[in-house]
A computed fold for a 386-nucleotide RNA from a Gemmatimonadaceae bacterium, annotated as Bacterial RNase P class A. Model confidence (mean pLDDT): 76 of 100. The source organism's lineage runs through Bacteria, Gemmatimonadota, Gemmatimonadia, Gemmatimonadales and Gemmatimonadaceae. The RNAcentral record of the sequence draws on ENA. Its Rfam family is "Bacterial RNase P class A". It is annotated as a ribozyme.

RNA sequence: GCCACCGGCCGGACGGUCGCGACGGCCUCCGGGCCAUCGAGGAAAGUCCGGGCUCCAUGGACAGGCUGCCAGGUAACGCCUGGGCGCACUCGCGAGGGUGCGACGGAAAGUGCAACAGAGAGCAGACCGCCGAUGGCCCGCGGGCGACCGUGGGCACAGGUAAGGGUGAAAGGGUGGGGUAAGAGCCCACCGCGCCACUGGUAACAGGGGCGGCACGGUAAACCCCAGCUGGAGCAAGGCCGAAUAGGCGGCGAGGGGCAGUCCUCCCCGAUGAAGACGCCGCGGGUUGGCCGCUAGAGAGCGUGGGCGACCACGUUCCGAGAGAAAUGACCGUCCGGACGGCCCCGGCCGUCCGACAGGACCCGGCUUACAGGCCGGUGGCGUCC
Repeated sequence: GCCACCGGCCGGACGGUCGCGACGGCCUCCGGGCCAUCGAGGAAAGUCCGGGCUCCAUGGACAGGCUGCCAGGUAACGCCUGGGCGCACUCGCGAGGGUGCGACGGAAAGUGCAACAGAGAGCAGACCGCCGAUGGCCCGCGGGCGACCGUGGGCACAGGUAAGGGUGAAAGGGUGGGGUAAGAGCCCACCGCGCCACUGGUAACAGGGGCGGCACGGUAAACCCCAGCUGGAGCAAGGCCGAAUAGGCGGCGAGGGGCAGUCCUCCCCGAUGAAGACGCCGCGGGUUGGCCGCUAGAGAGCGUGGGCGACCACGUUCCGAGAGAAAUGACCGUCCGGACGGCCCCGGCCGUCCGACAGGACCCGGCUUACAGGCCGGUGGCGUCC
């Protein structure tokens, strides 16, 4: 310098004119006016996770839901960091390196499913093929007077086989050798698999060693089993003030049984309610006004220290929109960044065009998706120079 990949930051700035919202100060004829300061995001998006917060009197069980390698981080998580294993891509002669993804506990607890094809799809097999003895049938040859004896070949059956072929997404481990009538872990070597101890590691796991012929494969984003976590509802939560209407109508409500009590359960415990201005359920009518909740935080910047890292500790500085149908806009000028073209000659000038994705609504931590252009850093590989 080039290529591939990963991560971070910016993503417009300044001035002027007019126009908006909030806090504060001053003034006011109470309508409002003036001054100063501040006024969207890295994703505000999706509404997918985790919480803070608010309300429901308390506790338990069941059900339901969620997560799923190990070790850490965090308020917590399905997130993040580091590591392990597996898969994919790429680089390298190779050992190996880099990047990405992982729904990454369990199939020997049980149940289910895998169309069709196929002999057979899990205590799962014989279609083609291979072998085929005693016995049976046929043919040839030799011996024999004959009965018969010997021998060679062929055919079919009983039976054997799962090595070869076929079917299929997947077929009772793989390669090689021995052995056999032909074959088969039947036997052997190596690989694979299972078990055992040893070594390294906190662990997941890895390494080599020993033993065993060793098999009931796949699928759990199927039911299920195991381990861990988990009340419910949600800012339209909830609270205060004011106003108005029909303090309307109907139903249920006790003496230990029943009704209500924040999802589901004919569940348990248990405080409470009860003859009426009470509790619950239903029908109907009225009010849809104002204020709070509503922004100082698991907050941000910088420095020092610890840690591979996520992050943590300490010190110090700062106070950022709080709208309420929803504010931050429009115009002008200059600058900045980029693309293209021309001139000029290594510096610049001129012209045209472009400046992304996109906007809070209780608030945080994440994930996912979108993003014109620019800058910085890292990893791997190649090349060149010193």